This is a predicted structure of a 369-nucleotide RNA (Bacterial RNase P class A) from Bifidobacterium aemilianum. The prediction has a mean pLDDT of 76. A source record names the gene rnpB. Of the family's consensus pairs, 96% are formed in the model. RNAcentral holds the sequence, with entries from ENA and Rfam.
[in-house]
């Protein structure tokens, strides 16, 4: 100095006018307004609604089946599909990335194209023997072609995959048939909480493979609806018809079946009425800043701090000087752009969006002392 890995942070800055929402305070008018002044007014994702919690109600939710989530091991945590850390796989020289990563003798299904053959397989080619037949020779024999019958998974060929690799030994040619070597399987020791490791000992020659984001199977976890929840307040109205129930309709408990409960009313269909206001609502698993404990997510203690609450829905607009990126120019300076998005009960993650700049640590290469 070049190329990378991770891990974190910002989200232009000060001023001036004009407008908007919310509190407060004054002042004026017959109580809601107008005016004046004061303070305060989006984000790292407020976005997606993909998970998890709170907080509200539904009768504090039984039981079995369905259903639907998770899936290698620990720990975090209010939970969690999310986070740390460690184990296993696979990919990079590295730093570091990826991973629905439990079971394929529980049972059932699948494998396109090519291939002879795709699961308890196969004989196309090729080898290998044995009859026949032909050639070549005086015969023994020898040779190469062809038919048939057999034998043979070593080799060729095809596949993502072909029933453990590789060398010898056997053998007519082969063949875990045998063998030493690598791989695998099961025990057991040892190390680790544990996934799992082991250059550890013994066994067993080892056919019975792949897909479970196929159905399964197995552990675990899940009552439901959701701030349009949920109180509370004012204004308003007119009932009619059918139809099923009190001898049990109908409803809580989402699908089903049992069980519980409640229960005198319930559904259709026309018709009439409102569609205002308070509340919940923003002080909280809060946010800083330090100390302590943990490899770490994270915990704790202590002192600091208050930072939005809209409901036809605010939070913008113009100028002024810096700022930062771009272009043009020799310069001075000129011009243009400042992204992605925008609150709606609140939080903890995940994804997704995006213009640019800051910091840290680490890796390879190459060069200089």
């Nucleotide at each position: 100095u070049g190329a990378g890995a991770c891990c974190u942070c910002u989200u232009g800055a000060u001023g001036g006018c004009c407008g908007c929402g919310a509190c407060c305070c004054c002042a004026c008018c017959u109580u809601g307004g107008u005016g004046g002044g004061g303070u305060u007014g989006a984000g790292g994702a407020a976005c997606u609604u993909c998970c998890g919690g709170g907080c509200u109600c539904c009768g504090c939710a039984g039981a079995g089946c369905a259903c639907g989530a998770u899936g290698g091991c620990g720990g975090a945590u209010a939970a969690c599909g999310u986070c740390c850390g460690c184990c296993c796989a696979g990919g990079g020289u590295g730093a570091c990335c990826u991973g629905a990563g439990a079971g394929a003798u529980a049972g059932c299904g699948c494998a396109g194209c090519a291939g002879a053959g795709a699961a308890u397989a196969g004989a196309c080619c090729g080898c290998c023997u044995g009859a026949c037949c032909g050639g070549c020779u005086u015969u023994u024999g020898c040779c190469u072609g062809g038919u048939c019958a057999g034998g043979u998974a070593a080799g060729g060929g095809u596949g993502a995959a072909a029933c453990g690799g590789c060398g010898g030994u056997g053998u007519a040619a082969g063949a875990g048939a045998c063998c030493a070597c690598c791989g695998g399987g099961c025990c057991g020791c040892u190390g680790g909480u544990a996934a799992c490791a082991g250059u550890c000992g013994g066994c067993c020659g080892c056919a019975u493979g792949g897909c479970a984001a196929g159905c399964c199977u197995c552990a675990u976890c899940g009552g439901g609806a959701g701030c349009a929840a949920g109180g509370c307040c004012a204004a308003g109205c007119a009932g009619a018809a059918g139809g099923c129930a009190c001898u049990a309709a109908g409803g809580g408990c989402u699908g089903c079946u049992c069980g519980c409960c409640c229960g005198a009313g319930c559904c259709u269909u026309c018709g009439g009425g409102u569609a205002g206001g308070c509340u919940g609502c923003u002080a909280g698993a809060g946010c800083c800043u330090g100390g302590c404990g943990g490899c770490a997510a994270c915990g704790u203690c202590a002192g600091g701090u208050c930072g939005a609450g809209a409901u036809g829905g605010a939070u913008g607009g113009c100028c002024a000087u810096c700022c930062g990126u771009g272009u043009g120019g020799a310069a001075a300076c000129a011009c243009a752009c400042g992204a992605c998005a925008g609150a709606a009960c609140c939080c903890g993650g995940g994804g997704u969006a995006g213009a640019a700049g800051a910091g840290g640590u680490c890796u390879c290469a190459c060069c200089u002392c």